[in-house]
A computed fold for a 76-nucleotide RNA from Allochromatium warmingii, annotated as transfer RNA. Rfam family: tRNA. Rfam's curators write: Transfer RNA (tRNA) molecules are approximately 80 nucleotides in length. Taxonomically the source falls in Allochromatium (Bacteria, Pseudomonadati, Pseudomonadota, Chromatiales). Its mean pLDDT, the model's own confidence on a scale to 100, is 81. It was read from a public genome assembly.
RNA sequence: GCGCCCUUAGCUCAGUCGGUAGAGCAUCUGACUUUUAAUCAGGUGGUCGUGCGUUCGAGUCGCACAGGGCGCACCA
Numbered sequence: 001g002c003g004c005c006c007u008u009a010g011c012u013c014a015g016u017c018g019g020u021a022g023a024g025c026a027u028c029u030g031a032c033u034u035u036u037a038a039u040c041a042g043g044u045g046g047u048c049g050u051g052c053g054u055u056c057g058a059g060u061c062g063c064a065c066a067g068g069g070c071g072c073a074c075c076a
Base pairs, nucleotide, nucleotide: 001072002071003070004069005068006067007066010025011024012023013022019056027043028042029041030040031039049065050064051063052062053061
């Protein structure tokens, strides 16, 4: 330098055919009793990497860029 893949909650990850975002863990509150804690119920938490575009509508499609990974090439 070229190609491919990944980026979604604090962490690990889902998200179907484009229809407006979820789980587990963690955290907070309450209940309970077996009390450094367990169990149960509920809540909080998201610019979906950034920007632009397509569309009635984008996490999902297109382009550019950024970060990470892999392969190939180059290495006078």